[in-house]
Molecule: c-di-GMP-I-GGC riboswitch aptamer
Organism: Desulfonema limicola
């Protein structure tokens, strides 16, 4: 540096349900476990959504790409 999740430790958590904050899209925190090898960060591009006075201001990283950072293997 690539490349993989067989194996060994683990890791995260969709939907759904409770509770809180938000006009809203969603967002925290529990529980839950669809799925994941970066399902870790990052609003850089594209995209999908949301409220609006439709120029604007947001959400979405588990849409799609890029960028930064990593356990464990194997190979060079």
């Nucleotide at each position: 540096u690539a490349a993989g999740a067989a194996a060994a430790a683990g890791c995260c958590a969709a939907a759904c349900u409770u509770a809180u904050c938000g006009u809203g899209a969603g967002a925290u925190a529990a529980g839950g476990a669809c799925g994941g090898a970066a399902a870790g960060c990052u609003g850089c591009g594209g995209g999908u959504c949301u409220u609006a006075u439709a120029u604007a201001a947001g959400a979405c990283a588990g849409c799609c790409g890029g960028g930064c950072u990593a356990c464990c293997u194997u190979a060079a």